[in-house]
RNA sequence: ACUCGAUACUAGCACACCCGUCGCGAGGCGGGGCCGCAAAGCCAGGAGCGUCGAAGGGCGAUAUGCCCGACGAGGUCGUCCGGUUGCCGAA
Numbered sequence: 001a002c003u004c005g006a007u008a009c010u011a012g013c014a015c016a017c018c019c020g021u022c023g024c025g026a027g028g029c030g031g032g033g034c035c036g037c038a039a040a041g042c043c044a045g046g047a048g049c050g051u052c053g054a055a056g057g058g059c060g061a062u063a064u065g066c067c068c069g070a071c072g073a074g075g076u077c078g079u080c081c082g083g084u085u086g087c088c089g090a091a
Base pairs, nucleotide, nucleotide: 004089005088012037013036017032018031019030020029021028022027035078041084042083043082045081046080047079048076049075051073052072053071056068057067058066059065
């Protein structure tokens, strides 16, 4: 230095839920916060999964019904991969 990761040390983050606020929504932000996290720091590049819209298609047989949906936009890094930076140091 790399790999690795402990019932070690020090500091940190914060799911569900609650309050406020922004957003059509997924969800974001601020405060509280027990699940948990060694990158649960950062990046939406790849895959996944939600959300909004939607060309078109199907079902149905009449209701501005139901289903699929190219494509577009957007969310999630606490789903995974990848990139990048980083604290501690037992085996």
Model confidence (mean pLDDT): 85 of 100. The RNA shown here (c-di-GMP-I riboswitch aptamer) has 91 nucleotides and comes from Gemmatimonas sp. Taxonomically the source falls in Gemmatimonas (Bacteria, Pseudomonadati, Gemmatimonadota, Gemmatimonadia).